[in-house]
RNA sequence: AACUUAAAGUAGUAAACCUCCUCGAAAGAGAGGGACACAAAGCUAAAGGGGCUAAAAGCGAUUAUCGCAAUGCCAGCCAGCUGCCGGA
Numbered sequence: 001a002a003c004u005u006a007a008a009g010u011a012g013u014a015a016a017c018c019u020c021c022u023c024g025a026a027a028g029a030g031a032g033g034g035a036c037a038c039a040a041a042g043c044u045a046a047a048g049g050g051g052c053u054a055a056a057a058g059c060g061a062u063u064a065u066c067g068c069a070a071u072g073c074c075a076g077c078c079a080g081c082u083g084c085c086g087g088a
Stems, first nucleotide, its partner, number of pairs: 004087002012038002017033003021030003036076001042081003048078002050074003056071001058068004
């Protein structure tokens, strides 16, 4: 330097769910609790794919409802970038 992550240590994150406190039309996010998991569960939504939502504007149907569709969101879906300790 490259490969690797079986075991150990130190530190870290925190799904579901609860509170129903804050923002939002919603998806979702934040806060407190919680503990399913995670060696990148760190960062990037302006490389790209995938997923969720549909307020406003728009288009189509229809007639006040439906469909399409991100300027919204998800990094704990893939991906990209960076990176600690230890072992062989």
A computed fold for an 88-nucleotide RNA, annotated as c-di-GMP-I riboswitch aptamer. Of the family's consensus pairs, 90% are formed in the model. The prediction has a mean pLDDT of 76. It was read from a public genome assembly, where an Rfam model found it.